[in-house]
RNA sequence: CGUAGGGUAGCCAAGUGGCAAGGCGCCGGUCUCAUAAGCCGGUCAUCGCGGGUUCAAUUCCCGCCCCUGCAA
Numbered sequence: 001c002g003u004a005g006g007g008u009a010g011c012c013a014a015g016u017g018g019c020a021a022g023g024c025g026c027c028g029g030u031c032u033c034a035u036a037a038g039c040c041g042g043u044c045a046u047c048g049c050g051g052g053u054u055c056a057a058u059u060c061c062c063g064c065c066c067c068u069g070c071a072a
Stems, first nucleotide, its partner, number of pairs: 002070006010024003018055001025043006048064005
């Protein structure tokens, strides 16, 4: 430099035009002599950055940054 995939919460991760799931974690409650487990509730995402298209963008288009694979 070419090419393919990826970047969404503290961590993992779904979602591909209309509202951003879920799990782990964390906090509180319940239970227990107590802890753990279970159960209930709560908490946390400017969707990598900047533009464009659109009534509306995590999603489509352009540029840039970062990560991984492949080829040279």

A computed fold for a 72-nucleotide RNA from a Spirochaetales bacterium, annotated as transfer RNA. Its Rfam family is "tRNA". From the family's description: Transfer RNA (tRNA) molecules are approximately 80 nucleotides in length. Model confidence (mean pLDDT): 83 of 100.